Context: one part of a larger RNA
RNA sequence: GGCAGUCGGUGGAUGCCUUGGCGUUGAGAGGCGAAGAAGGACGUGGCUAGCUGCGAUAAGCCUCGGGGAGCCGCUAAACAGGCUGUGAUCCGGGGAUCUCCGAAUGGGGCAACCCGGCCGGGGUCAUGCCCGGUCAUCGCACACUGAAUCCAUAGGUGUGCGAGGCGAACGGGGGGAAGUGAAACAUCUCAGUACCCCCAGGAAGAGAAAUCAAACGAGAUUCCCUCAGUAGCGGCGAGCGAACGGGGAAGAGCCCAAACUCAGGCCGUGUAAGCCGGCAAGCGUUGCGGCCUGGGGGUUGCGGGGCCGGUCCGGAGGGAGUUGCCGCUCCCUCGGAAAGUUACCAACCAUCCGUCUAGUCGAAGGGUCUGGAAAGGCCCGCCACAGAAGGUGAUAGCCCUGUAGGCGAAAGGCGGCUGGCUUUCUGGGACCGGUUCCCGAGUACCACGGGGCACGUGGAACCCCGUGGGAAGCCGGGGGGACCAUCCUCCAAGGCUAAACACUCCUCAACGACCGAUAGUGCACAAGUACCGUGAGGGAAAGGUGAAAAGAACCGCGGGAGCGGAGUGAAAGAGAACCUGAAACCGGCUGCCUACAAGCGGUGGGAGGACGAUGUGAGUCCGCAAGGGCUCACCGUCUGACUGCGUGCCUUUUGCAUAAUGAGUCAGCGACUUACUCUCGGUGGCGAGGUUAAGCCGUGAGGCGGAGCCGGAGCGAAAGCGAGUCUGAACAGGGCGUAGUAGUCGCCGGGAGUAGACCCGAAGCCGGGUGAUCUAUCCAUGGCCAGGGUGAAGUUGGGCUAACACCCAAUGGAGGCCCGAACCGGUUAACGUUGAAAAGUGUUCGGAUGAGCUGUGGAUAGGAGUGAAAGGCUAAUCAAACUCGGUGAUAGCUGGUUCUCCCCGAAAUAUAUUGAGGUAUAGCCUCGUGCGAUGAGCCACGGAGGUAGAGCACUGGAUGGACUAGGGGUCCCACAGGAUUACCAAACCCAACCAAACUCCGAAUGCCGUGGUCUUUAGCACGGGAGUCAGUCUACGGGUGAUAAGAUCCGUGGUCGAGAGGGAAACAACCCAGACCGCCAGCUAAGGUCCCCAAAUCCAGGCUAAGUGGGAAAGGAUGUGGACCUGCCCAGACAGCCAGGAGGUUGGCUUAGAAGCAGCCAUCCUUUAAAAAGUGCGUAAUAGCUUACUGGUCGAGUGGGUCUGCGCCGAAAAUUCAACGGGGCUCAAGCCUGGUACCGAAGCUGCGGGUUCAAGGGAAUGCCCUUGAGCGGUAGGGGAGCGUUGUCGUCACCGUCGAAGGCGUACCGCGAGGAGCGCUGGAGGAGCGACAAGUGCUGAUGCUGACAUGAGUAGCGAUAAAAGGGGUGAGAAUCCCCUUCGCCGAAAGCCUAAGGUUUCCUGGGUAAAGUUCGUCUUCCCAGGGUUAGUCGAUCCCUAAGCCGAGGCCGACAGGCGUAGGUGAUGGAAAGCAGGUUGAUAUUCCUGCACCACCUGAUGCGCAGUGACCGAUGGGGGGACGCAGGAGGGUAGGCCAUCCGGGUGAUGGACGUCCCGGUUCAAGCCCGUAGGGGGGCGCCACAGGCAAAUCCGUGGCACCAUAACCCCGAGAGGUGAUGAGGAGGGGCUUGGCCCCACAAACUGGCUGAUCCCACGCUGCCAAGAAAAGCCUCUAGGUAGUUCAUCAGGUGAUCGUACUGCAAACCGACACAGGUAGGCGGGGAGAGAAUCCUAAGGCGCGC
Repeated sequence: GGCAGUCGGUGGAUGCCUUGGCGUUGAGAGGCGAAGAAGGACGUGGCUAGCUGCGAUAAGCCUCGGGGAGCCGCUAAACAGGCUGUGAUCCGGGGAUCUCCGAAUGGGGCAACCCGGCCGGGGUCAUGCCCGGUCAUCGCACACUGAAUCCAUAGGUGUGCGAGGCGAACGGGGGGAAGUGAAACAUCUCAGUACCCCCAGGAAGAGAAAUCAAACGAGAUUCCCUCAGUAGCGGCGAGCGAACGGGGAAGAGCCCAAACUCAGGCCGUGUAAGCCGGCAAGCGUUGCGGCCUGGGGGUUGCGGGGCCGGUCCGGAGGGAGUUGCCGCUCCCUCGGAAAGUUACCAACCAUCCGUCUAGUCGAAGGGUCUGGAAAGGCCCGCCACAGAAGGUGAUAGCCCUGUAGGCGAAAGGCGGCUGGCUUUCUGGGACCGGUUCCCGAGUACCACGGGGCACGUGGAACCCCGUGGGAAGCCGGGGGGACCAUCCUCCAAGGCUAAACACUCCUCAACGACCGAUAGUGCACAAGUACCGUGAGGGAAAGGUGAAAAGAACCGCGGGAGCGGAGUGAAAGAGAACCUGAAACCGGCUGCCUACAAGCGGUGGGAGGACGAUGUGAGUCCGCAAGGGCUCACCGUCUGACUGCGUGCCUUUUGCAUAAUGAGUCAGCGACUUACUCUCGGUGGCGAGGUUAAGCCGUGAGGCGGAGCCGGAGCGAAAGCGAGUCUGAACAGGGCGUAGUAGUCGCCGGGAGUAGACCCGAAGCCGGGUGAUCUAUCCAUGGCCAGGGUGAAGUUGGGCUAACACCCAAUGGAGGCCCGAACCGGUUAACGUUGAAAAGUGUUCGGAUGAGCUGUGGAUAGGAGUGAAAGGCUAAUCAAACUCGGUGAUAGCUGGUUCUCCCCGAAAUAUAUUGAGGUAUAGCCUCGUGCGAUGAGCCACGGAGGUAGAGCACUGGAUGGACUAGGGGUCCCACAGGAUUACCAAACCCAACCAAACUCCGAAUGCCGUGGUCUUUAGCACGGGAGUCAGUCUACGGGUGAUAAGAUCCGUGGUCGAGAGGGAAACAACCCAGACCGCCAGCUAAGGUCCCCAAAUCCAGGCUAAGUGGGAAAGGAUGUGGACCUGCCCAGACAGCCAGGAGGUUGGCUUAGAAGCAGCCAUCCUUUAAAAAGUGCGUAAUAGCUUACUGGUCGAGUGGGUCUGCGCCGAAAAUUCAACGGGGCUCAAGCCUGGUACCGAAGCUGCGGGUUCAAGGGAAUGCCCUUGAGCGGUAGGGGAGCGUUGUCGUCACCGUCGAAGGCGUACCGCGAGGAGCGCUGGAGGAGCGACAAGUGCUGAUGCUGACAUGAGUAGCGAUAAAAGGGGUGAGAAUCCCCUUCGCCGAAAGCCUAAGGUUUCCUGGGUAAAGUUCGUCUUCCCAGGGUUAGUCGAUCCCUAAGCCGAGGCCGACAGGCGUAGGUGAUGGAAAGCAGGUUGAUAUUCCUGCACCACCUGAUGCGCAGUGACCGAUGGGGGGACGCAGGAGGGUAGGCCAUCCGGGUGAUGGACGUCCCGGUUCAAGCCCGUAGGGGGGCGCCACAGGCAAAUCCGUGGCACCAUAACCCCGAGAGGUGAUGAGGAGGGGCUUGGCCCCACAAACUGGCUGAUCCCACGCUGCCAAGAAAAGCCUCUAGGUAGUUCAUCAGGUGAUCGUACUGCAAACCGACACAGGUAGGCGGGGAGAGAAUCCUAAGGCGCGC
């Protein structure tokens, strides 16, 4: 280290539980709000953090009821203090209080804050201050008032009423997308959806026919079922989709306008025409016409109404119409009638009843056993209108709460009856006739352009809108789907109207084959919390001790944490990190193994070691027996050296160990569903029929309901006809039907369609919002830029000129000038790159008075902004931000898709395709039904055909020859013509050839057909369901290619695919062979038999010598075997050895030479046994050496060639061998021939078993037996099962004597799985039969959690640095103190703004945080701390900007903007010095000041002949740029002086030595340096929107170049007889006391960027506003100004601490970023740089 066992840790799965969710049903309610809502902020408790409650009357107050003994809410116990029978706490009704914000409403505002007016009150001499009430805007109404402008109107004022805002869905309306679908896309679709906006109600909307219908009729609207996926619409695509009619729910109808009339008012007319009729009298503001207001009348389409006339009917009284009488008309009263509070038609009250908001009564059980506990078991009872449920120490009808059933309300709400009451009618009605007065106008309608209707412009009616035109008026008008006629029907252009229908933020009651803590809401818990984001917005995790805290006294160890005892408890292994407590992961112990050994980690075998329960058997012991103990064996468990075989899983692929994808591991979660329509199958009911839908009834079960649908008849384009019909001239033929008929409605299942439709996944599109704290640009207002250099214009002087010009010098100080810090930027290269940092650091570099940089406040935004322009930037995001929504967009794409067994089993092809990785149909698979030999093979026979081959007859190609037209060359030639030719060459001939698109020929196979004794087992049709459309290699036939490819494309087979086994070393595709399971049986195939490694070192005969075998070509070679042919040879071959190899001659030529041997020509002759005018070497040329040739020696074979077997060379690759698998092999273990054995697979056989199918037999549903055959399998089809959760039934079930779950286990089942037993656990749970599903996980870069690995590794964040001593403490590198050292010092010091928000101080603490440590801290706990008239804010004022009464504009939302308001980064009154605390100070204290206002006193004045005050009005002022330079000062610094102290131990020094100090404000007085200005008086005036004495303008006089006035630092004086200010000594030592109410406290030099002061000069780019303040009048008015003094008032908020940083922005105690002020000394131009003071640090290993 491995495996196993056991015991733990970690972790929080599982089981059980439920306070919380989800869904539904029935009731209720359907709003709250200016009487201040919803929602908040802040408070509120004795002590109080959160929640709850409440509101300064603050976990509450009053009252009325209920209730009846305890109570002071919860986390959350205690302490302290109280309340309660005089009835508390608690519950309910009503009331009171109710800070501040919020519609927010007195004004403002950055919500919870700031500031007011008026009235009343408190307080003060008075102001300030406090309390109560009130004060917004808009609309409507009324009243008053009231401009330009007479009336009037606008406007204003007042009063009253109302509105405003919030709220879940539902409703009506105004606007209105896109993703998507159409396999693209534009009409279309999505969809009038999402979304925005306006408005309303408990519902809304619609609604009482200018409607439908169809020749019959219906009779408002709304909703449901149906009609019907019909008619239609539709790039006639996708898709959209009615109506009539029928069945139901509900049910309800009405009112105006007009004619006419009466009254009133106004206008016109204008005088008898009139005044209801008759008569008489009388009247005169008559009458008539028009308009307005009001009353009556009237409301309809078989037209209605008015008016006039007629007939009939109809109570009483009074009044009026000029009067009297009669009649008529009108009004009122009584009587009568009716209705009723939703329309018509309008207000209330009371009794009673019901109901809601608290309550109350409410039956019946004991014993015993087990147990911690009884409700469980057993025994015996009881109640039940109550056996719903929950609780109680386990499971309770009879213990508790309840339940059934009863009872109950002071107060409030709601509903109902009745009564009161109210309203209406009482009038006119009916009929007939006449008359033609009325019956909704910029309307209907038309044209054009649109929209809505299912209807997309269509033949397009109908409805609505825009623009233009524009009727009729009842003898009229609209509609009936263009239009016209006839007919029918209905009356538009006014209005109201319940119920039936939609929804649920909320209340009550109840239910669930809904969830049970990764589920169910996002939230069971301090959840819209923590946390993230500027914001809109996003958004978690987290339940369980026990019956009861009985929550562990006490002891021990330890600093603590923690642990061990003790104790409690049934249990502590229930101990608070608490029920159960799985797995990953991490350990302890035990058994076995492991240190010369090799890999998918397993599996088969297995020596050895260790161990063992039950069972079986045996033995033995005990026991009467049952049984028990021990031993052994069988059997079994663990380990296991060694060994055979063996490249994970998933996905995707032709094909994966692949070095192609995915996964760290474990646990939990995680994907084919649901609705409707259609189709097929199964099953059930009924059957020529079947069935209801909505709805209604019923507690329920169920019943009713026949509208409708399907079927029962078809054919045709249709009219139509019909067992037929269509075509057609047809009585023809043919097509489709009939004959031969089964459907329909449920349930279940397969499949399709529409919906997100199996799950996850885009980039994107569109809508509404949120963002300019980053950044871009702009606006307003502030700030910043050390120092040095250069030296423009101008000016002055000089020169020069007629005068200019020009030149020189000085002066001057310009500049997108120069150098260079701060500041801004970002050039270079290095580092960094899991950083210190999501852009930096060090070096270097650019700009640095400008188009500069920067603070604060503001403006502009998503197809938009901004952009010195890079597609840059718009919050770490930009070729279209972010966020939420449409949304589950779409994804022909990728990934993933979960239990078992059984049967069958593909495809990678054709055709089509904006098609090619998709899809459709066919092909191939499966299941069912039907048919019943139709299938396949083989044989025989009969066919068609044009391939292979062959051929050249055609078509072409092509070689040689012959022959020969034609042509060329040459020759003859005047022409004509001819000759010739080793040239080209047609045709023909001969010979030999070639062809996919040649064929005179022409197979084999294949194909079709017929038959068949044979073999075999399919085949066809119809219907349900698929998958497949990427194929691969190999053999053969071909195309392409290069007769390349592991290439590509076809064809025919095979294998793989989807196929295991054996062989080929290994190796999908090759060879053999098709795996149902088992066997330690047998036989074989391919291939093998020396060893690895099973089987022959087998037999016979050859070959090979190359390790050929065991890689390769052309070519090469005396390798070797075989066959054959042919030379030479005993007359002596071949080879070797010995010898010769000569002469003419050095042949001739050539040459310098050429002699056999550079070259050319010739190559003869002679002597010979033989010898070349020479084979080679060689020389300058000779020479020399050789060869041919000859002789000798030797003595038998020796050469050449052809064919052939096996070998050799040719033969070079990258990390040793690496081209037999290895060892190794040679008459073989190689090769060839022949032979005999054997091995060898999952093949075949044998034995046993399973299953499917078939047949047979038995039983009788399903089962059993026999026989036979089958049983590889991906996509896929079919069949049968297991398990999970819940429901119902059943079992009188199991369970504290121990359920589920967990951990084990040797049993059962083919398997998914299931029992039994033991331990744990501590309360629930099985079996069986059905049912319903959130029903099975290893994978999705899946989701959540836990735990690993990397790894004790990287790192511990500026390399400014530490060391020593002491202290504290359990413990010290790190805390405290001291000494020394180091670092910063234009900062790494100090002050301040923003931001932060207690971090500040003190005491205590050390779990976590702190990159180590920690006694320490900015951490935790507790207590404390911030003091203002003058500082800042608020307040006053205004800038950009913002808001905005009225107003203008705009579909709405809203935009702009006047008056006005708001808004600092600006303007504007006033404080200094010192002291003091642990923590505050310009705030407290001391001292000395100042400002504003109030009151009083005194004084000088003035005053109705107007003192004095005095504008929201006038004027002044406030009031402004940049650069430059000089002057005067001051701060600061330095030196000296002076003061205090030290010092001469050792040579000098009492000093020109050393150390320290030598300080001080505002205010007041004075008015300097300097700067500015003419001043004053008088008069006049068309200017300053009125007025003015002010300002302005003009005039006159005077004084003058300096007086004078104004501004003005500083100095000096005072403040200050004050404050500050060293050291020494002592003590009770973070401090106190004494010396001691204490010393000096002066001068010089230098000198700012600060002050005088934006004052001066210059320049061009020409440089806020308003108020405070002064003044002037308008105006007001009686006391009052001014001065001095005295007294008083001065509120509110901030104030701690940090603030270049450990406290801000950067996720951090982060090398980054962050505005302004001070910023000493030496050197220096300097704020550079180096060193240093004060001060601060050494950077938390």
Molecule: large-subunit ribosomal RNA, half A
Organism: Spirochaetota bacterium